[in-house]
RNA sequence: UUUCGAUAAAGGCAAACCUAUAGAAAUAUAGGGACGCAAAGCUACGAGUCUAAGGUGUUUAUUCACUAUGACAGUCGGGUCACCGAA
Numbered sequence: 001u002u003u004c005g006a007u008a009a010a011g012g013c014a015a016a017c018c019u020a021u022a023g024a025a026a027u028a029u030a031g032g033g034a035c036g037c038a039a040a041g042c043u044a045c046g047a048g049u050c051u052a053a054g055g056u057g058u059u060u061a062u063u064c065a066c067u068a069u070g071a072c073a074g075u076c077g078g079g080u081c082a083c084c085g086a087a
Stems, first nucleotide, its partner, number of pairs: 004085002012037002017032006035074001041080003045077003048072003054067004
């Protein structure tokens, strides 16, 4: 340095759920809370997933369909940076 990952040490993150706020929603943020996580740090580049305000079409309709310019990094790859060091 690369790979790897302990019943090690020092630390870190925080699912569901609850409360408040923002939002059309998906979700996000803050506080509480821990299911888990060795990149559960960052990045929507590829695949995927969620939502559909607006738009387009449709309908008797306030219906239905499609659509991301909205989201998800704790779905999987890629990129990038990083703590510790037993075997």

Predicted 3D model of an 87-nucleotide RNA (c-di-GMP-I riboswitch aptamer). It was read from a public genome assembly, where an Rfam model found it.